[in-house]
Molecule: transfer RNA
Organism: Fidelibacterota bacterium
């Protein structure tokens, strides 16, 4: 330098272009326990990487940019 893929909650990941973007774990609160761990219940948590475009409607499609990974040179 070229090709391909990825970016969504603190972490790991879901979500056919269509109801209000969810789950597990973590954190926090509670139950249980002499206490801790484990287990159970609940709450909180989002600029869907940024900008633009298409569309009645975009996490999802298109373009530009940023970051990361793999391969080739």
């Nucleotide at each position: 330098g070229g090709g391909c893929c990825c970016c969504u909650a603190g972490c790991u990941c879901a979500a056919c272009g269509g109801u209000u973007a969810g789950a597990g774990c973590a954190c926090c609160g509670g139950a249980c326990u002499c206490a801790u761990a484990a287990u159970c219940c609940g709450u909180c948590g989002g600029u869907u990487c940024g900008g633009g475009g298409u569309u009645c409607a975009a996490a999802u499609c298109c373009c530009c940019g940023g970051g990361g990974g793999c391969c080739c040179a």